[in-house]
RNA sequence: GACUCCCCUGCGGGAGAGUCCGGCCCGGCCCCGAAGAGGCCCAGCUGGCGCCGAAGGAGCAACCGCCCCGGAAACUCUCAGGCACCCGGACCGCAGCGUGAUG
Repeated sequence: GACUCCCCUGCGGGAGAGUCCGGCCCGGCCCCGAAGAGGCCCAGCUGGCGCCGAAGGAGCAACCGCCCCGGAAACUCUCAGGCACCCGGACCGCAGCGUGAUG
């Protein structure tokens, strides 16, 4: 120093589960019209029940280690998060950047 690994960034791929019921509420449209009332659409908050797990978190553990102890999953739990679209999304691929590890 190359390769490889790691952090970060960009691009691409990326599953599951209710467009559930009720209340509140922003905005828009329609109808009537003096006003009001009524209907529809969209977004948000909230309560309830059901469900999902691949942000995060937690638990057990094969296994590993410097073996006092510690590190540990895509398994498990669902606190959080999520259940039309969008967003998010573990993980995978490509590229770049930087120092770190190995060398």